[in-house]
Molecule: Guanidine-I riboswitch aptamer
Organism: Tumebacillus algifaecis
RNA sequence: UCAAUCGUUCUCUAGGGUUCCGCGAAAGAUGAUAUUUCAGUCGGUCAGGUCCAAGAGAGAACGCACAGCUGAGCUGUGUACACGGAGGGAUAAAAGCCCGGGAGGA
Numbered sequence: 001u002c003a004a005u006c007g008u009u010c011u012c013u014a015g016g017g018u019u020c021c022g023c024g025a026a027a028g029a030u031g032a033u034a035u036u037u038c039a040g041u042c043g044g045u046c047a048g049g050u051c052c053a054a055g056a057g058a059g060a061a062c063g064c065a066c067a068g069c070u071g072a073g074c075u076g077u078g079u080a081c082a083c084g085g086a087g088g089g090a091u092a093a094a095a096g097c098c099c100g101g102g103a104g105g106a
Stems, first nucleotide, its partner, number of pairs: 007062006015052002020049002022046001023043003028038002063079007081101001083104001087099003
């Protein structure tokens, strides 16, 4: 100086928005000056449920490497480190999601 590798899945969390539910608001309908019924509208500056969710967050399983024992296999150890835009993309929408361990920097 150049190149490669740094695994996969699942369950969560920080975080994220607003399809659905709930909550709130204003107006309307109806025997009706409806807190309570009905169908919609608006609100996430709404600390909720569903939902999305981390390479650089957590846990688990599998995988991989090495060692030991061994009949297939089992057991043990290891699996490090990790600054980072702008922009674009998906979904209802947004994001620490995806492009992306990208560009760039050290």